[in-house]
RNA sequence: GCCCGAGUGGCGGAAUUGGUAGACGCGCACGACUCAAAAUCGUGUACCUUCGGGUGUGAGAGUUCAAGUCUCUCCCCGGGCA
Numbered sequence: 001g002c003c004c005g006a007g008u009g010g011c012g013g014a015a016u017u018g019g020u021a022g023a024c025g026c027g028c029a030c031g032a033c034u035c036a037a038a039a040u041c042g043u044g045u046a047c048c049u050u051c052g053g054g055u056g057u058g059a060g061a062g063u064u065c066a067a068g069u070c071u072c073u074c075c076c077c078g079g080g081c082a
Stems, first nucleotide, its partner, number of pairs: 001081005007075001010026003019065001027045006046055003058074005
């Protein structure tokens, strides 16, 4: 230099004919249980807000009624070829 794959909450990881983003698990917070703890169970867990809603998928742009998903450029990680 060329080619392929990946980038989604604090972490892992779903959502692939483009159609409700964050399922599920871990962690964390609070509660229940307990003499107390562990285990277990329940609820909650991105940001802003005038509480009506709005924003958020590595960054920017494009296509579309609609983009995590398709296209282009870039960043970063992994692999292959030279």
Predicted 3D model of an 82-nucleotide RNA (transfer RNA) from a Candidatus Peregrinibacteria bacterium.
It was read from a public genome assembly.
The organism belongs to Candidatus Peregrinibacteriota, within Bacteria.